[in-house]
RNA sequence: GGUAAAUAUAUUUCAAUGGUAGAAAAGAUGCUUGUGGUGCAUUUAAUAUGAGUUCAAUUCUCAUUAUUUACC
Numbered sequence: 001g002g003u004a005a006a007u008a009u010a011u012u013u014c015a016a017u018g019g020u021a022g023a024a025a026a027g028a029u030g031c032u033u034g035u036g037g038u039g040c041a042u043u044u045a046a047u048a049u050g051a052g053u054u055c056a057a058u059u060c061u062c063a064u065u066a067u068u069u070a071c072c
Base pairs, nucleotide, nucleotide: 001072002071003070004069005068006067007066008065011025012024013023014022019055026044027043028042029041030040031039048064049063050062051061052060
């Protein structure tokens, strides 16, 4: 470099099998404490990009981008 496959969701790690996207950790604020830590309450924040199918897409299809794996 070529071919094939897989993955892409919050700051991070992961859910959500076509019907209003959640959890944990983390961050912020407050309470608690002599201080720190622990604990409790509240809060912040996301579907890689572009099309297609559908009444409706994180989900199905195609292309692109990035990463990983295998073979040559």

Source information: Predicted 3D model of a 72-nucleotide RNA (transfer RNA) from [Ashbya] aceris (nom. inval.). It matches the Rfam family "tRNA". Its family is annotated with triplet codon-amino acid adaptor activity in the Gene Ontology. RNAcentral holds the sequence, with entries from ENA.